Background
The prediction has a mean pLDDT of 89. Predicted 3D model of an 84-nucleotide RNA (c-di-GMP-I riboswitch aptamer) from a Halanaerobiales bacterium. It matches the Rfam family "c-di-GMP-I riboswitch aptamer". Rfam links the family to the GO term cyclic-di-GMP binding. About the family: GEMM was predicted in a large-scale screen for bacterial structured RNA regulatory elements. NCBI's taxonomy places the organism under Bacteria, Bacillati, Bacillota, Clostridia, Halanaerobiales.

[in-house]
């Protein structure tokens, strides 16, 4: 340095649920909580997946992201430790 990941070691993140708060919704954010992560740090770039506010059509679900998810999968950026 690239790779690779231990019953090392130091630390980190935080699923479901519960409050509380934005938000139309999906969801974010903050506390409490611990299922799990070696990138579960960061980025919507490809695909998926969720949501429909407003727009549009209908006799009525319906279509649409400019909303979102990074803990769905690819890519891209960076980054602590050092057994085999």
């Nucleotide at each position: 340095u690239c790779a690779c990941g231990a019953u090392a070691a130091a630390g980190g993140u935080a699923a479901a649920c519960c409050c509380a708060u934005c938000g139309a919704a999906a969801g974010g954010u903050g506390g409490g909580g611990g299922c799990a992560c070696a990138a579960a740090g960061c980025c919507a770039c490809g695909g998926g997946c969720c949501u429909a506010a407003g727009g549009u059509g209908u006799a009525a679900u319906g279509c649409u992201a400019u909303g979102g998810c990074a803990g769905c999968c690819g890519g891209g950026c960076c980054a602590c430790c050092g057994a085999a």